[in-house]
RNA sequence: GGAGUCGGCCGAAUGAUCGCUGUCCCGCAAGGGAGAGAGGAAAGUCCGGGCUCCACAGGGCAGGGUGCCAGGUAACUCCUGGGAGGCGUGAGCCUACGGAAAGUGCCGCAGAAAAUAUACCGCCAAAUCCGAUGGUUCGCCGUUGGACGGUAAGGGUGAAAUGGUGCGGUAAGAGCGCACCGCGCUGCUGGCAACAGCAGUGGCAGGGUAAACCCCACCCGGAGCAAGACCAAAUAGGGGGGCAGGCGGUUUCGACCGCAACGCGUGGCCCACGCGGUCCCCGGGUAGGUUGCUUGAGAUGUGUGGCGACGCACGUCCUAGAUGAAUGAUCAUUCAAGACAGAACCCGGCUUACAGGCCGACUCCCAUC
Numbered sequence: 001g002g003a004g005u006c007g008g009c010c011g012a013a014u015g016a017u018c019g020c021u022g023u024c025c026c027g028c029a030a031g032g033g034a035g036a037g038a039g040g041a042a043a044g045u046c047c048g049g050g051c052u053c054c055a056c057a058g059g060g061c062a063g064g065g066u067g068c069c070a071g072g073u074a075a076c077u078c079c080u081g082g083g084a085g086g087c088g089u090g091a092g093c094c095u096a097c098g099g100a101a102a103g104u105g106c107c108g109c110a111g112a113a114a115a116u117a118u119a120c121c122g123c124c125a126a127a128u129c130c131g132a133u134g135g136u137u138c139g140c141c142g143u144u145g146g147a148c149g150g151u152a153a154g155g156g157u158g159a160a161a162u163g164g165u166g167c168g169g170u171a172a173g174a175g176c177g178c179a180c181c182g183c184g185c186u187g188c189u190g191g192c193a194a195c196a197g198c199a200g201u202g203g204c205a206g207g208g209u210a211a212a213c214c215c216c217a218c219c220c221g222g223a224g225c226a227a228g229a230c231c232a233a234a235u236a237g238g239g240g241g242g243c244a245g246g247c248g249g250u251u252u253c254g255a256c257c258g259c260a261a262c263g264c265g266u267g268g269c270c271c272a273c274g275c276g277g278u279c280c281c282c283g284g285g286u287a288g289g290u291u292g293c294u295u296g297a298g299a300u301g302u303g304u305g306g307c308g309a310c311g312c313a314c315g316u317c318c319u320a321g322a323u324g325a326a327u328g329a330u331c332a333u334u335c336a337a338g339a340c341a342g343a344a345c346c347c348g349g350c351u352u353a354c355a356g357g358c359c360g361a362c363u364c365c366c367a368u369c
Base pairs, nucleotide, nucleotide: 001365002364003363004362005361006360007359008358009357010356012334013333014332015331016330017329018328020037021036023034024033025032026031039340043351044350046349047348048347049346050345051224052223053222054221063220064219065218066217067216068082069081070080071079072078083097084095085094086093087092098215099214103213104212105209106208107207120155121154122151123150124149128147129146130145131144132143133142134141135140163181164180165179166178167177168176182204183202184201185200186199187198188197189196190195228291229290230289231288238282239281240280241279242278243277246259247258248257249256250255262276263275264274265273266272298317299316300315301314302313303312304311305310335338
């Protein structure tokens, strides 16, 4: 100098004017003043929990989820550390990482054959049979081709072909034998464990697929702040009791119906229209209002334990809370010219989106000293 890996941070700034939503102070009030006001993802609503209501003795089925080991945590499918496998020269990255000998299913095309056996090209000695040909003492003998047979080395197909390499062996071959590697089993050692190492032993098992059904182990009750709680209007409406009832009618003697008067509502008023016995008590509950609501598994500093995730102790701080829903608009200046995007009960994660910029640690290559 170039290329890269991992982690963290910022995400236009400053000022003026006018607004909007909470809080606090002053004021009888009108009003005035002070201070606060979106994010790293507020998003997707995919996991886990708090909180609330409902259900619940206990157990099981169904359904769903998780799946190497240890730890962290309120909990997790998250995080940390480790193991194994894979990728990369490396820093580092990726993994849905229990079981394929419980059973079932599937494995396109190609290929002989895709799971229980089999052989397309090839390789191959003897025996038997058929043919060609030479010899013959006519009994057969030799050469050669084929059939039958042996083989799974080599070729070929495929993502995958019945452990791999080498030597021996053989007619040719083959774990047929041997050595090494791989694999299984047993033991020992190290480790909490996953697992690793070593030794012995078995010629070696029936390929793959479980984010296919399934089996095994473990976990999971349902609904969600439109949860839930409180107050509670009327010409709405339920129950009980007392009282009253002008005129007419009916009556089962409780009361009911019509008219009048009066009251209430709509409305500025009249007319009109609608509603209504009156008083008291009780309970439910719509509109509406209040609450839940933001002090919390909170932020931050120091110390301390731990490799780490994280825990503990002490100090300091308070940091949106709306409900048609505020967090904005305009102007000026500056620059590197401004990305993705807006809270709605609250937290911990994951995933996805993101212009541009900054910082730290580390790796590889080239050059120079």